[in-house]
Context: one part of a larger RNA
RNA sequence: GGCACUAGGCGAAUGCCUUGGUGACAUGAGGCGAAGAAGGACGUGGUUAACUGCGAUAAGCUUCGGGGAGCGGCAAGCACGCUUUGAUCCGGAGAUUUCCGAAUGGGGAAACCCGGCUGGUUUCAUAACCAGUCAUUCUGCACUGAAUACAUAGGUGCAGAGAGCGAACCCGCAGAACUGAAACAUCAUAGUAAGCGGAGGAAAAGAAAGUGAAAACGAUUUCCCUAGUAGUGGCGAGCGAACGGGGAACAGCCUAAACCAUCGAGAUUUAUCUCGGUGGGGUCGUAGGACUUCAAUGUGGGACUUUUAGAGAUAGACAAAUAACCUGGAAAGGUUAGCCAAAGAGGGUGAUAGCCCCGUAAUCGAAAUUGAAGAAAGCCCUAGAAGUAUCCUGAGUAGCACGGGACACGUGAAAUUUCGUGUGAAUCAACGCGGACCACCGCGUAAGGCUAAAUACUACAUGUCGACCGAUAGUGAACUAGUACCGCGAGGGAAAGGUGAAAAGAUCCCCUGUUAGGGGAGUGAAAUAGUACCUGAACCCUAGUGCCUACAAGCGGUCGGAGCUCCUUUAUGGAGUGACGGCGUACCUUUUGCAUAAUGGGUCCGGGAGUUAUUAUUUAUAGCAAGCUUAAGGCCUUACGGGCUGGAGGCGUAGCGAAAGCGAGUCUGAAUAGGGCGUUCAGUUAUAGGUAAUAUACCCGAAACGGAGGUGAUCUACCCAUGGCCAGGUUGAAGCUUAGGUAAAACUAAGUGGAGGACCGAACUCGUGAACCUUGAGAAGUUCUGGGAUGAGCUGUGGGUAGGAGCGAAAGACUAAUCAAACCCCGUAAUAGCUGGUUCUCUCCGAAAUAUAUUUAGGUAUAGCCUCAUGCGCUGACUACCGGGGGUAGAGCACUGAAAAGGAUAGGGCCCUUACCGGGGUACCAAACCUUAUCAAACUCCGAAUACCGGUGGGUGAAGCAUGGGAGUCAGACUGUGGGGGAUAAGCUUCAUGGUCAAAAGGGAAAGAGCCCAAACCACCAAUUAAGGCCCCAAAAUCGUCGCUAAGUGGGUUAAAGGAGGUGAAUCUACUCAGACAAUAGGGAUGUUGGCUUAGAGGCAGCCACCAUUUAAACAGUGCGUAAUAGCUGACCUAUCGAGUGGGUUUGCGCCGAAGAUGAACGGGACUAAAGCGAUGUGCCGAUAUUGUGGACUUUCAUAGCUUGCUAUGGGAGUGGUAGGAGAGCGUUCUGGUCGGGCUGAAGCCAAAGCGGCAAGCGAUGGUGGACUAACCAGAAGUGAGAAUCCGGACAUGAGUAACGAUAAAUACGGUUAAAAUCCGUAUCGCCGUAAGGAUAAGGUUUCCUGGGGAAGGUUCGUCCGCCCAGGGUUAGUCGGGAGCUAAGGCGAGGCCGUAAGGAGUAGCCGAUGCACAACAGGUUAAUAUUCCUGUACAACUUAGUGCGCGUUAUACCCUCGGAGUGACUGAGGAGGCUAAUUCAGCAUUCGAAUGAAAGUGAAUGUCUAAGCGUUGAGGCCGUUUGAUAGGUAAAUCCGUCAAACAAUAGGCUAGGGCGUGAUGGGACCCCAAAGCUACGGCAGAGGGGGAUUGAAUGACGUCAUGCUUACAAGAAAAGCUUCGUUGGAAGUACACUAGGUUCCCGUACCGCAAACCGACACAGGUAUCCGGGAUGAGUAUUCUAAGGCGCGU
Repeated sequence: GGCACUAGGCGAAUGCCUUGGUGACAUGAGGCGAAGAAGGACGUGGUUAACUGCGAUAAGCUUCGGGGAGCGGCAAGCACGCUUUGAUCCGGAGAUUUCCGAAUGGGGAAACCCGGCUGGUUUCAUAACCAGUCAUUCUGCACUGAAUACAUAGGUGCAGAGAGCGAACCCGCAGAACUGAAACAUCAUAGUAAGCGGAGGAAAAGAAAGUGAAAACGAUUUCCCUAGUAGUGGCGAGCGAACGGGGAACAGCCUAAACCAUCGAGAUUUAUCUCGGUGGGGUCGUAGGACUUCAAUGUGGGACUUUUAGAGAUAGACAAAUAACCUGGAAAGGUUAGCCAAAGAGGGUGAUAGCCCCGUAAUCGAAAUUGAAGAAAGCCCUAGAAGUAUCCUGAGUAGCACGGGACACGUGAAAUUUCGUGUGAAUCAACGCGGACCACCGCGUAAGGCUAAAUACUACAUGUCGACCGAUAGUGAACUAGUACCGCGAGGGAAAGGUGAAAAGAUCCCCUGUUAGGGGAGUGAAAUAGUACCUGAACCCUAGUGCCUACAAGCGGUCGGAGCUCCUUUAUGGAGUGACGGCGUACCUUUUGCAUAAUGGGUCCGGGAGUUAUUAUUUAUAGCAAGCUUAAGGCCUUACGGGCUGGAGGCGUAGCGAAAGCGAGUCUGAAUAGGGCGUUCAGUUAUAGGUAAUAUACCCGAAACGGAGGUGAUCUACCCAUGGCCAGGUUGAAGCUUAGGUAAAACUAAGUGGAGGACCGAACUCGUGAACCUUGAGAAGUUCUGGGAUGAGCUGUGGGUAGGAGCGAAAGACUAAUCAAACCCCGUAAUAGCUGGUUCUCUCCGAAAUAUAUUUAGGUAUAGCCUCAUGCGCUGACUACCGGGGGUAGAGCACUGAAAAGGAUAGGGCCCUUACCGGGGUACCAAACCUUAUCAAACUCCGAAUACCGGUGGGUGAAGCAUGGGAGUCAGACUGUGGGGGAUAAGCUUCAUGGUCAAAAGGGAAAGAGCCCAAACCACCAAUUAAGGCCCCAAAAUCGUCGCUAAGUGGGUUAAAGGAGGUGAAUCUACUCAGACAAUAGGGAUGUUGGCUUAGAGGCAGCCACCAUUUAAACAGUGCGUAAUAGCUGACCUAUCGAGUGGGUUUGCGCCGAAGAUGAACGGGACUAAAGCGAUGUGCCGAUAUUGUGGACUUUCAUAGCUUGCUAUGGGAGUGGUAGGAGAGCGUUCUGGUCGGGCUGAAGCCAAAGCGGCAAGCGAUGGUGGACUAACCAGAAGUGAGAAUCCGGACAUGAGUAACGAUAAAUACGGUUAAAAUCCGUAUCGCCGUAAGGAUAAGGUUUCCUGGGGAAGGUUCGUCCGCCCAGGGUUAGUCGGGAGCUAAGGCGAGGCCGUAAGGAGUAGCCGAUGCACAACAGGUUAAUAUUCCUGUACAACUUAGUGCGCGUUAUACCCUCGGAGUGACUGAGGAGGCUAAUUCAGCAUUCGAAUGAAAGUGAAUGUCUAAGCGUUGAGGCCGUUUGAUAGGUAAAUCCGUCAAACAAUAGGCUAGGGCGUGAUGGGACCCCAAAGCUACGGCAGAGGGGGAUUGAAUGACGUCAUGCUUACAAGAAAAGCUUCGUUGGAAGUACACUAGGUUCCCGUACCGCAAACCGACACAGGUAUCCGGGAUGAGUAUUCUAAGGCGCGU
């Protein structure tokens, strides 16, 4: 380490449970609100954080009823109370009800701020407080009242109403897209979604100018049919009526007008007319009414008002009947014996209760509020006849034209209805309609209005029910859930139930630092029920026991099997382990094909996908049958159920035809012909199964599209308003001055001057290059380097612009880490011809990867191939024979072409001849022809084998054919053969034809989808074979015979051309005992140096000839060689030797040719008369083939039996299987019935070696567990999991690995503690020091301080903390904000615009980043201070007094309104004064002799003081007075303008600073020092004492100064203040001084370049402003350092 077992941990499944959900039904109620709602904020308890209740009368107050013993919510405890004088509690009615919110006195950043008036409290008075009241719009009334006479607008008052919220239903306005049409535009989706307005308990509609063909009906609404019909429709997809029938419910009325009366107004011709109001009258289509003449005084009705009565509703009351014994912790269980029942619904009680409790059946009940159908009274409505002269009966209407919408109806022949624009009737002898239109005939009476019921819905209340869920389910939510948390926001949105009957929740003891945890004891039936609590599975992790394991190569199993251990019922027994051997490359998906190195899964547990409705079709079953069947509705009932009724309607029974129509026929047709379709065949309703269509339609999945829907400019882009910032250094424009110069200019020089999208360079800003980082420190950074840095600069605060839109110095950049169209929600379960996934078993059969078509090619349709049912019945494959046509293979050259040689020969070329005509030659080209030899897919004089068609015979097969239900398949692969393409390449491509794989296992080929053999129902330690094998691995021949190979060829499927005395066989030929071949020895001569040529050529440069002689033989010479000779050799001859020797051709087996990346090309060892190759022979091995034996199932035949479709026996055939079809079962949850089990122990869980089944599975028994549950027969489904980069949870692996977030740095000692690198103290060391120091704003919101703690947080530790618990802490007239003002911008009375919602905007109001505005120094706390205290001030208001002035009836003063001035503003520049600050000196105090120097010329510290008041006056600015005055909206003594006088020195105003005072104070330093505390180092120090407190230098970015100079880009507003008038009030009052008094609300802690803000973090990032010492230096650069702060939490 593995396997098994045992005991545990972690973990939470499972089972059981249910407080919560969910779906319905019935009844009620259908609204609340200015009398302040819905919804909130904040409070409220003795103790109180949340929830609940309530509201300053605050878990409550009053009263009336109910009720009857306890009570103070959840929710325990403590404390304290209430209650029979009736509490708590329940119900009715009241009271109170802070603040916000329509929000309404004004404002506003909701829950806050600021007011006016009346009354009251309080104060001397102001201030402050309490109660009431004050918004706006509309309507009505009253009063008042402009321009403008009446009047109107406007104003004021009173009264009433509206507003806002709420789930669905309803009416209207306005109105998408995805999507479907396999694209898309008309169309559909759909008048849907979202938006808006309005109403009610319902709404809307509604009493015919109707329907439409019946000589009919008779308002509306709604249900079932009619009917998926008529229609409509790119006549596509789709859309889709009506008439009529059956039901529910029923209800009809009022006006305008004519006419009459009256009132008023107007007009005029003064007598009437017209108009208006009121009353009467009148309301219809058979036309009615007025009018005229008669008649009637009653009947019926109401939807109106008031009163009365009142079932019922809102609390309740009463309510029968049981005991004993047994088991047990407990009885309701069991046994025995009873009782009640108008009550045996249900729930509870220590297990399962009619008789224990609550209830239940039945009966009864209300002070108060409410109240249906009723009753009474009042009020209102309601009648006839005749006459027909006259009058009336709804006008910018109907109609028409054009353009639209709605009607089922898309412009169509388009009626009907409605809107816009234009035009424009009739008047009952009339008008409208009946689907263009016309006629006839009918129906109705528009242009005014009201109207219940039947119908729709349910946020809410009460009750009841469920073959609904049971904690990953059911609501998102069973629990403090729309919570925590995320997001700027709109918005998104969890997890989380269970001790026990009862807390009896563990007194006490022990271990320990234990508030951790554990061990005892105790409780309890049980503690392995201990609050991390029922049961307690799996993964994962421990410990123990048995066996095995360190020479071994492994989809981890399976088959065999030694040894060891254990058990028992002891025997052919069982359990655990498993040395060694044989065989063996997971699963799913997708594919031609996967071990594949193609996809998916870390593991386990739970969840997770063909459903439902309607219609159609088909099969099965059931009922009835020439018929079958009801729908809506109604009635009954034991009530979401059932029964009865209901025949409207549907299907069928008759067809044919376009139709009229006819009819077993009919249509066509002249036809009686022919032909087509019929005449034969039972349907229908219901249930179940299959399938289709429409709906989301098997599940998950887009990118997108649309929304008259929203949310976002805290990021960023641009803009607006108002503020702020930019060390230091350099350059030296214009202008000016002076000098020169000119007639004058120009010009020149020097100086001055200080311009610039100027230069260098910090802060600041940006981001050039590089490196690092890349699971980061950081979702964009760090370091070094770099660009700009007075400008088109940077930045703060507050605002504006937004989604087809903004903004953009333009990159498609940016618009909250998102941009070629943001984000959120909705349409929405969009659609997806695409990918993935799709869950139990067995049985039977079993494909396709082809054709045609396709905006089609990875999709689909039809056919082909599969399956099931029914029917037909020999039709089928195959085989034998017979009969056919053919033009392929082959062959051939007769045709068509190609093509070689020769012959012969036209024509042509060339040569010769030639004056011309012509002639000749030709080894040139060549037609036709002849001979010979050839070629062809698009040649054929020929021509098979097969194939195909037909016939006859055989052929009963999981054969064939037909009809119907259901499919799948349309990517194929390799191999053989025949072809095309390609290169007669491809594991290439494409056809045809077989096979195999696909969908096929087994044996062989080492290993291998497609090759060879062979088709697996199961079992067997039986037999025979196939392919292929038989030396060993490894079953079988080291088998026999004959050859070949020497190359390890075999053993690269034989790899080629080419090469070679490799070797075997066959054959031809030559030489050869007359002596061959080879070897050795000798000869190899003469004419002659042949001739020619040549310088030479002598066998051998070249040309010609190549004779002759001697010989055994010898070339006028085969090669080498020489200048030429020479020389060497060869041919040839002889000798020696003595038998074969050469040369071809064919062929077997071998050799070379022969190069790749780890060694790797017989499977390895090894093999040589083989274990190679060829031939032959005999055996053997070898498979899931075949056979044998047994068994299972399917089908069929026969026989028999009966229950007639089953069983038994026997026979035949069969049982591989993907897509797919068909059949039969298992299991899960719930329901009904039957029958059981259960505390003497259900379900679940663990074990199960036992039993049974082919399988899905069942399961006695033991343990655990502690209350339910099994079987059988049926029924209904949220019904079966291994995969979906599935969802949720838990736990692993990686791994004790990476990391522990700036390399500014620590070390020692002491202390505390259980424990110290980390806490505290001390000392030393190091780092920052224009910060890493100090002070603020924003933002955060208690983090601040003290005491305690150490679980978690802190990247380690921790005694510590920004952590946890408790307590404490923020003090203002003057600081900041409000009670003052205005900017950008926002809101916005009236009025304007717009279907609505709403938009812009005047007056006005709000709105700081600006304007205005009064306090300083010191001290003090653990924590606050310009806030408290001390001292010294100032401001506003107010009271009283004093002084001075003015005034009392209009010239004081106050108020209102207005005029004027001021307030009041840019950039840059340089110079000056002053101060802060610093330094030095002086002075004072203290320290230092242990040393290199030094007792001074050393060191350290201090040498400081505000506001206010008084005084002084660097600088800057200004003319003063008087008079007049047409301007300043009226007025003005003010301003402006004009004039005069006076005056350069003054005078006035402003003003930093100095000095004095403030200050005999305070502070600081030094000395002495009580008490106290201590970490022993010190801290703290009440009190007392002491002295200096001067001078100089440098000198600001501060201040004078919003000054001055200069430039062009010309640089807020209002309040306040001063002054002038004016309106109203007005008798006292302004100013100054003195003494009193008053002074409201909010903020104030702490962090604030950061561990407290923004970045998910105690994050190397970001964050506005001010101060920022010394040395160096131009400097805020740089380096070092002070104060101060840190050493960066391993």